[in-house]
Molecule: transfer RNA
Organism: bovine gut metagenome
């Protein structure tokens, strides 16, 4: 100097700009003599950060920070 990546505690999805989600984990109820398993529900998010465009941004543009790869 170039590219990729950053979204829930963890691993990740999110299509062509409009509802922020899944699995696991956590908490509670049911089930069991108890644990586990099973099952129902709940909680948990400044979408790395700061600006811009737009009626509207996780998504587009600019800058910046961390991590990884290449020269």
């Nucleotide at each position: 100097g170039a590219g990729a990546u950053a979204u829930a505690g963890c691993u990740c999805a999110g299509c062509u700009g409009g509802g922020a989600g899944a699995g696991c984990a956590u908490u509670u109820g049911c089930u069991u003599g108890a644990c586990g398993u099973g099952u129902a529900a709940a909680a948990g998010g400044u979408c790395g950060c700061a600006g811009g465009u737009u009626c509207g941004a996780g998504u587009c543009c600019u800058g910046u920070u961390g991590u990884c790869u290449c020269c």